A computed fold for a 526-nucleotide part of an RNA from an uncultured prokaryote, annotated as small-subunit ribosomal RNA, 5' domain. The full RNA is in RNAcentral, with records from ENA.
Context: one part of a larger RNA
């Protein structure tokens, strides 16, 4: 010192923390949307048009109609690899640290250069008709785009090639000039924008490589055939036994190599005077994984928690013919255990996602609730009061001591609790309205709008000592003593030991000691 846990106690406040064990199973409800300023459209609400009916003459009741605010379902974009979880595996393909790419991509952002002609087939949806208990699915028929091809246009793009250059140990790179052949694009509109192509640079994010450090066991000493290397080929965004032919015999090890056990690393945290020795909760990076094993689609990025495919356990629906699922996501349940919360609340802030934007989503976050589990503050009165009080307990030498300024008794104060009353800051913006700068873009200024928590924090006023102390421990180590009771009995005990009749050591009591809303015990680390 602890993420503690358990007995006994418990007043309030801030700030933290809370399945360390079964990566056991999970019932329910939410945890990833978003755009109608990309589209074709109309199922739901709303508003208008047009008809018809009914009559109370401006109302009602029907049917048409995407016209309009909008929008369920489609169809396309971006997003969904963030964000949140948990340590299972993993002893090195991780992690730390210092580096290297002349072998590499990078959507969304940022800056700069150019450009955005022309055509065309399809599908989803609608609609008709089926199939199935139900997940779902068949055929026909039409149609739309920023979906999909095609054609032009193109260089500082990719590819080959030539000449000169500069540089390097090279494989090779820079640079400058030229041939040649190949590669785009999508438009929306409220006219303010917002968005599309190709390169070129930057950021950022990733991949790849190397050195060194990185746990135990030698009662583990040999080990390895794609294995160490070459050639040439595929493959990769790329480099490489990464694959695959051939070829060669080689690579590692007592400076521990192979096996075996253990385990996610590190910032750091605990302990110490330090050196060290222990740990890897909570925050923050890294890495792994997402019922168990594989396996690739998509897409800038995944070999993808809340995506698809197989295959296996398990649970669950069924009309037996087939079907669904996957909390290590917030709560929440069962189990397991000494043991660990609410089946709360808003997106108001911060942050993320889609939008021009309003806004929409966001168990990320910010808050609340339960737990003394921890740290840190407060409080439970405060000043005087001796007749050392009549008393009580206890002790006793019966004279008294002690409990004790403790109470009583007098003043005093209201932290804190109770009650009434006012009440923040977190909020600045977006957007919309005005106005200033020169007319716009653009900036700036003023107004206006938003608080879950919460009538909370916090402030003032009333009353009135009022509403608030326990736990261990007292033979020695170790701070604190006496009488009853018991008689190697009950029993205590961290180590030393107490107990057989005068027990400071066991049980009770008086009485004292430490600690304090906590106080001991038990686990474990130094």
């Nucleotide at each position: 010192a602890u993420g503690a846990a358990c007995g006994c106690u418990a007043g309030c406040g801030g700030c933290a923390g809370g399945c360390u064990u079964a990566a056991c199973a999970c019932a329910u409800g939410c945890a990833a949307g978003u755009c109608g300023a990309g589209g074709g459209g109309u199922a739901a609400c709303a508003g208008g048009g047009a008809g018809a009916a009914g009559c109370u003459u401006g109302c009602u009741u029907u049917u048409c109609u995407g016209c309009u605010g909008a929008c369920g379902a489609c169809c396309g974009g971006c997003g969904c690899a963030c964000g949140g979880g948990u340590g299972c595996g993993u002893a090195a393909c991780g992690c730390g640290u210092a580096u290297a790419g002349a072998a590499u991509c990078u959507a969304c952002c940022u800056u700069g250069u150019a450009c955005a002609g022309g055509g065309g087939a399809a599908u989803a949806g609608c609609c008709c008709a089926g199939a199935g208990a139900a997940a779902u699915u068949u055929g026909g028929a039409u149609u739309a785009a920023u979906g999909c091809c095609c054609c032009a246009u193109a260089a500082u793009a990719u590819u080959a090639u030539u000449u000169a250059u500069u540089g390097g140990c090279a494989u090779c790179a820079u640079u400058a000039a030229g041939u040649a052949a190949u590669u785009a694009a999508a438009c929306a509109u409220u006219u303010a924008u917002g968005g599309g192509u190709a390169c070129a640079a930057g950021a950022u994010g990733a991949c790849u490589a190397u050195g060194c450090g990185u746990c135990c066991u030698a009662u583990u000493a040999g080990u390895u055939a794609g294995u160490u290397g070459g050639u040439a080929a595929g493959g990769u965004a790329a480099u490489g036994g990464c694959u695959u032919a051939c070829c060669a015999a080689g690579a590692c090890a007592u400076c521990g190599a192979u096996a075996g056990g253990u385990a996610g690393g590190g910032g750091u945290c605990c302990u110490g005077a330090g050196a060290g020795g222990g740990a890897g909760a909570u925050c923050c990076c890294c890495c792994a994984c997402a019922c168990u094993g594989g396996u690739a689609c998509u897409g800038a990025g995944a070999c993808a928690c809340g995506g698809a495919c197989c295959a296996g356990a398990c649970u669950c629906c069924u009309a037996c013919g087939g079907g669904a699922g996957g909390c290590a996501g917030c709560a929440g349940u069962g189990a397991g255990g000494a043991a660990u919360a609410u089946u709360g609340g808003a997106c108001a802030a911060u942050g993320g996602a889609g939008g021009u934007a309003a806004c929409u989503c966001u168990g990320a976050u910010c808050c609340a609730g339960c737990c003394a589990u921890g740290c840190c503050g407060c409080g439970u009165g405060a000043a005087g009061g001796a007749a050392g009080a009549c008393u009580g307990c206890c002790c006793u030498a019966u004279g008294g001591g002690u409990u004790g300024u403790a109470a009583a008794c007098u003043u005093c104060u209201u932290u804190u609790a109770u009650a009434u009353a006012g009440g923040a800051a977190g909020a600045a913006a977006c957007a919309c309205u005005g106005g200033u700068a020169u007319g716009u873009a653009u900036a700036c200024c003023a107004g206006c709008u938003u608080g879950a928590c919460g009538g909370u924090a916090c402030u003032a006023u009333a009353u009135g000592a009022a509403u608030a102390a326990g736990g261990a421990c007292c033979g020695g180590c170790u701070a604190a003593c006496u009488c009853c009771g018991u008689g190697c009995c009950a029993g205590c005990a961290g180590c030393c030991g107490c107990g057989g009749u005068a027990a400071u050591a066991c049980g009770g009591a008086g009485g004292g000691u430490c600690c304090a809303a906590g106080c001991g015990u038990u686990a474990u680390c130094c």

Model confidence (mean pLDDT): 84 of 100.